[in-house]
Molecule: transfer RNA
Organism: Geosporobacter ferrireducens
């Protein structure tokens, strides 16, 4: 130096052929218990790394660029 491939809620991850951004943990309130845990209900949590461009419309497509793996040299 080339190439792949990841990036999306506080953590780990999904979203098909471009069409309303979800889901488990965890947090907050209730409710259940003498108390805690467990169990149930119900809410808050997001500038999808970052900038730019294509469409009516981009998590998704094209450019750029930062990060972490890998791979080859």
């Nucleotide at each position: 130096g080339g190439g792949a491939g990841a990036u999306u809620a506080a953590c780990u991850c999904a979203a098909c052929u471009g069409g309303c951004a979800g889901a488990g943990u965890g947090c907050c309130a209730c409710c259940u218990u003498g108390a805690c845990g467990u169990g149930g209900u119900g809410g808050a949590a997001g500038u999808u790394g970052u900038a730019g461009g294509u469409u009516c419309g981009a998590g998704u497509c094209c450019u750029a660029u930062a990060u972490c793996c890998c791979c080859c040299a």